[in-house]
RNA sequence: GCCCCAGUAGGCUAACGGAUAGACCGCCGGCCUCCGAAGCCGGAGACGCAGGUUCAAUUCCUGCCUGGGGCA
Repeated sequence: GCCCCAGUAGGCUAACGGAUAGACCGCCGGCCUCCGAAGCCGGAGACGCAGGUUCAAUUCCUGCCUGGGGCA
């Protein structure tokens, strides 16, 4: 330099182009308890960046950025 794959909460990870972007772990609050743990209930928190296509984009296209792999 070229090619391929991936990028979504703090972590891991879902989502035929259309639902309030869903769950698990963690975190916060409440219940419970003498206090905790466990359990139950509730809550906050995410689409790598910029364009394009579309009535509508996390999803499709292009270019960057980051990570992984391959060729030279």
Record summary: The RNA shown here (transfer RNA) has 72 nucleotides and comes from Candidatus Peregrinibacteria bacterium CG1_02_54_53. The coordinates come from a structure-prediction model, not an experiment, and the mean pLDDT is 84. Its Rfam family is "tRNA". Taxonomically the source falls in Candidatus Peregrinibacteriota (Bacteria, Bacteria candidate phyla).